[in-house]
RNA sequence: GCGGGAGUAAAAGAUGUCUGCCGUGCCUUCGGGCAGGGAGGAAAGUCCGGACACCUUGGGCAAGGAUACUUCCUAACGGGAAGCUGCAGCAAUGCAGAGCUUAGCUCCACAGAAACAAACCGCGCUCUUUAAUCAGAACGUAAGGGUGAAAUGGUGGUGUAAGAGACCACCGGUGCCAUUGGUGACAGUGGCAGCCAGGAAUGCCUUAUCCGGUGCAAUGCCAAAUAGGGAAGCAAUGGCGAGCCCACGCCGCUUCCGGGUAGGCAGCUAAAGCCAAGGCGCGAGUUUUGGCGUAGAGGAAUAGACAUCACUCCUUCUUUUGAGGGAGCACAGAAUCCGGCUUAUUGAGCUCCCGCAGAA
Numbered sequence: 001g002c003g004g005g006a007g008u009a010a011a012a013g014a015u016g017u018c019u020g021c022c023g024u025g026c027c028u029u030c031g032g033g034c035a036g037g038g039a040g041g042a043a044a045g046u047c048c049g050g051a052c053a054c055c056u057u058g059g060g061c062a063a064g065g066a067u068a069c070u071u072c073c074u075a076a077c078g079g080g081a082a083g084c085u086g087c088a089g090c091a092a093u094g095c096a097g098a099g100c101u102u103a104g105c106u107c108c109a110c111a112g113a114a115a116c117a118a119a120c121c122g123c124g125c126u127c128u129u130u131a132a133u134c135a136g137a138a139c140g141u142a143a144g145g146g147u148g149a150a151a152u153g154g155u156g157g158u159g160u161a162a163g164a165g166a167c168c169a170c171c172g173g174u175g176c177c178a179u180u181g182g183u184g185a186c187a188g189u190g191g192c193a194g195c196c197a198g199g200a201a202u203g204c205c206u207u208a209u210c211c212g213g214u215g216c217a218a219u220g221c222c223a224a225a226u227a228g229g230g231a232a233g234c235a236a237u238g239g240c241g242a243g244c245c246c247a248c249g250c251c252g253c254u255u256c257c258g259g260g261u262a263g264g265c266a267g268c269u270a271a272a273g274c275c276a277a278g279g280c281g282c283g284a285g286u287u288u289u290g291g292c293g294u295a296g297a298g299g300a301a302u303a304g305a306c307a308u309c310a311c312u313c314c315u316u317c318u319u320u321u322g323a324g325g326g327a328g329c330a331c332a333g334a335a336u337c338c339g340g341c342u343u344a345u346u347g348a349g350c351u352c353c354c355g356c357a358g359a360a
Base pairs, nucleotide, nucleotide: 001356002355003354004353005352006351007350008349012346013309014308015307016306017305018304019303021038022037024035025034026033027032040331044342045341047340048339049338050337051336052215053214054213055212064211065210066209067208068207069083070082071081072080073079084097085096086095087094088093098206099205104204105203106200107199108198120145121144122141123140124139126137127136128135153171154170155169156168157167158166172196173195174193175192176191177190178189179188180187181186219266220265221264222263229257230256231255232254233253234252238251239250240249241248273292274291275290276289277288278287279286280285311328312327313326314325315324316323317322
C1' cells in the first nucleotide's frame, strides 16, 4: 500500500438578535412582568426480564407456554462474559449446540423390489421335466448390477453349494472401563466389546429448569352541580293507581347523611442512577471513596426566522495561497421507572488483529 476481520466513542453544530410554546418560583394596578428550567442514543419496536400496584387469607396440582453444550455474571432474563465441541475460512474470525432410544409413535418427495430389518436382475443347492440343456417350483444368498440425497463400514484372507463380521488380521467409527488434566462441558493415554441396522426431535414426544393474572387508564386520598338513595321534621287528610269501597303503593317542602361522576392531589422520578480514581476478577461484573444529580404532563410544550462563523459536496476565477456562488447537514420525539435485545441513522472518526506485496 491492497484486501479482510473484530470492537468502540461522540450525537451533529457555535454565537447573537427578534418572535413564540409548556411547567416552576416571586411580584402584580389582574392586563401582565421578572427569574430560572425544558428529549434520546436510540426517547422507537413493545420483543424479553424486573421494580411497583391491585386481584386470591394462604398454598398445591393439572393444563398451557418459554428455554436447552459448560461454568460464571445479574434483582431477573430468552440478556451478557469466559470457555468446550463441530462446521466454514490460509488466517484474524464467524456460525451452530439436550435426548433417534435397555421409552413409544410418525415421516422420508421422485426413482426403486424394498426407506428399515429389503430379493428386481444376478449367484447357488434341492425338487419336477429332459438324454443333457432350457423351463418351472420352493429355499438360501446383501459378493456383483440397477434405483436413490440416503440401501447395513473399508481392504485382504478364511470359509461356503453360493455367500455374508459368519470368522480372522489391519484400518475407520461407536460404546464401555481404567487412569491423567480440568470446577465443568471436555481433552490426552491405555484397555475391552463385532457393537457397525440410515436420516429427521428448528416431527409428535421425553427429560430438566422457569413462568399466577392484569397493568400507572395500576392504585390511594379529597370531592362540586344535576339526578337518584337513606334518615328526621313539617305541611296536607288531598291527588293518582282503567266503575265504587277498604287495604297498599306513589306524589310536596326543609335539614342532615352516605356512595359514585366531573374536577383536584398523590403515585411521579434520587434511579438495582451517572462520572472519576483505587481494590478484587481473564472477563461480564463487584466493592470502597469522592463528585454530580429539578422535563415530569394533562393526548402531550421543548419551536421558528434572520445574520455571522464552522463542517461536507459541487462549481467559477486565480500560478498557488485564496476569493465568490450554489446545495447539503441524519434517524427520530419523553408520558411510572429500570436492565437488555432488535431495528433506524447523513457525514466524518478512532483502536486492535489477520493475509498478501514492498521498503529500510

Predicted 3D model of a 360-nucleotide RNA (Bacterial RNase P class A) from Cloacimonetes bacterium UBA5456.
It matches the Rfam family "Bacterial RNase P class A". Rfam classes the family as a ribozyme.
The sequence was found by an Rfam model in a public genome assembly.